[in-house]
RNA sequence: CAGGUAAACCGGGUGGCCGCCCCGGCUUUAGUCGGGGAGGAAAGUCCGAGCUCCGCCGGGCAGGAUGCUGGGUAACACCCAGGAGGGGCGACCCUACGGAAAGUGCCACAGAAACAUACCGCUCCGGCUUUUGCUGGGGCAAGGGUGAAAUGGCGAGGUAAGAGCUCACCGGCGACCGGGCGACCGGCCGGCCGUGCAAACCCCAUCCGGAGCAAGACCAAAUAGAGGGACACAGGGACGCCCGGCCCGUUCCCCGGGUUGGUCGCUCGACCCCGAUGGCAACAUCGGGGCUAGAUAGAUGGCCGCCGUCCCGAUUUUAUCGGGAUACAGAACUCGGCUUACAGGUUUACCUGGCCC
Numbered sequence: 001c002a003g004g005u006a007a008a009c010c011g012g013g014u015g016g017c018c019g020c021c022c023c024g025g026c027u028u029u030a031g032u033c034g035g036g037g038a039g040g041a042a043a044g045u046c047c048g049a050g051c052u053c054c055g056c057c058g059g060g061c062a063g064g065a066u067g068c069u070g071g072g073u074a075a076c077a078c079c080c081a082g083g084a085g086g087g088g089c090g091a092c093c094c095u096a097c098g099g100a101a102a103g104u105g106c107c108a109c110a111g112a113a114a115c116a117u118a119c120c121g122c123u124c125c126g127g128c129u130u131u132u133g134c135u136g137g138g139g140c141a142a143g144g145g146u147g148a149a150a151u152g153g154c155g156a157g158g159u160a161a162g163a164g165c166u167c168a169c170c171g172g173c174g175a176c177c178g179g180g181c182g183a184c185c186g187g188c189c190g191g192c193c194g195u196g197c198a199a200a201c202c203c204c205a206u207c208c209g210g211a212g213c214a215a216g217a218c219c220a221a222a223u224a225g226a227g228g229g230a231c232a233c234a235g236g237g238a239c240g241c242c243c244g245g246c247c248c249g250u251u252c253c254c255c256g257g258g259u260u261g262g263u264c265g266c267u268c269g270a271c272c273c274c275g276a277u278g279g280c281a282a283c284a285u286c287g288g289g290g291c292u293a294g295a296u297a298g299a300u301g302g303c304c305g306c307c308g309u310c311c312c313g314a315u316u317u318u319a320u321c322g323g324g325a326u327a328c329a330g331a332a333c334u335c336g337g338c339u340u341a342c343a344g345g346u347u348u349a350c351c352u353g354g355c356c357c
Base pairs, nucleotide, nucleotide: 001353002352003351004350005349006348007347008346009345010344012307013306014305015304016303017302018301020037021036022035023034024033025032026031039328043339044338046337047336048335049334050333051212052211053210054209063208064207065206066205067204068082069081070080071079072078083097084095085094086093087092098203099202103201104200105197106196119144120143121140122139123138124137125136126135127134128133152170153169155167156166157165171193172192173190174189176187177186178185179184216264217263218262219261225255227254228253229252230251235248236247237246271290272289273288274287275286276285277284278283308326309325310324311323312322313321314320315319
């Protein structure tokens, strides 16, 4: 210098004018002054929680989720560290990574056969035949051929031909010994050795109530009330009439209920920044400092300058001028994660290759 790997971060600055939401002060109640006002993802709403209401003696079935080990955490499907397998020259990256001797099922095409099999072939014995060869019975799975995959691989011995039949090396499985908390690793012994699929059903282990801030709580015009009380009888009703009493009704008050509306929930929280200590780390503990949007049809905006950054073009190199671009997106109960989108740019560590000293 070029290409790459991993991680962290920024993602416009500044001024003027006109506006919007919230808080505080003043006051003539309508203004004025001061302060605050989006993000790394506020997004998708995919996981896990807090909080609220409902449900709940306990156990089981069904259903769902997770799935190597150890740790972190309020919790997780997240994070950290490690193991194994795979990829890359390497830095480094990827992995739903439990069980295929519980059972069921599947394995396209090709091929004889994808389950227990023999198409070509090898070989022994008998018969026929002059030989080549044909035929009947038996053995084999080495070689050929098909396939993504063919019953451990490869070499030697062995054999009629073959075969872990025997042996060395390699792979798997199992026992023992050693190391590790563990996943697992190393050694040694035993010929013990038919394949894949569980993101097919399934089995095993662990975990799991439901709905969600339009949750929910409070205040409270109106209207319903077959809840209670009071006063006047000026009203009505039944008994022939009157009085008294009873019932109804009217008016008022209380109660009740909770619509329009209002208040709370609502933003101080598993919060943010700095430092120390412990830990490989995730993280934890302690100390100091900080307050950082809260609307309810939903604010955070618009216009005009100047300066940045990047791209293109012109001119005489520096440089100047002109034009263009400046992303993704946008809080509504709050956190921890994951995933997805993102113009342009910065920093750190490392890897590979080239050149120079």
This is a predicted structure of a 357-nucleotide RNA (Bacterial RNase P class A) from a Dehalococcoidales bacterium. Its Rfam family is "Bacterial RNase P class A". Gene Ontology terms of the family: dimeric ribonuclease P complex, tRNA processing and ribonuclease P activity. Rfam classes the family as a ribozyme. Lineage of the source: Bacteria > Bacillati > Chloroflexota > Dehalococcoidia > Dehalococcoidales. RNAcentral holds the sequence, with entries from ENA.